The RNA shown here (SAM riboswitch aptamer (S box leader)) has 110 nucleotides and comes from Deferribacteraceae bacterium UBA1873. Its mean pLDDT, the model's own confidence on a scale to 100, is 80.

RNA sequence: CUCUUAUCUAGAGUGGCUGAGGGAACGGGCCCUGAGAAGCCACAGCAACCGAUCUGUUUUAAUACGGGUGUCAGGUGCUACAUCCCGCCCUUAAACGGGGAAGAUAAGAG
Numbered sequence: 001c002u003c004u005u006a007u008c009u010a011g012a013g014u015g016g017c018u019g020a021g022g023g024a025a026c027g028g029g030c031c032c033u034g035a036g037a038a039g040c041c042a043c044a045g046c047a048a049c050c051g052a053u054c055u056g057u058u059u060u061a062a063u064a065c066g067g068g069u070g071u072c073a074g075g076u077g078c079u080a081c082a083u084c085c086c087g088c089c090c091u092u093a094a095a096c097g098g099g100g101a102a103g104a105u106a107a108g109a110g
Stems, first nucleotide, its partner, number of pairs: 001110008013043005021032003026087004044079003048076003051072003054067004083102001088099003
């Protein structure tokens, strides 16, 4: 980088450096931002997947399914606004709603 699978309306911040942008691409909106954006560092927090572990059922077998966010926080990840909203299709008078596309994250494979 590509492919596959799953999830994405919950949750979670302070300080230092720096100094103007940022919220994925394009477009349209709407927000955040010198009372300090994005980035870097430190410590902290959250808990989606993997991992560890407890537990109910199940299985030859932690094998499979679940547990009100079961517990831990080791590996990634994340810590404004629903993936901030919409743009493609269906439905609707219009919304709402449903399905895609794209994106993000994890795991596996190449």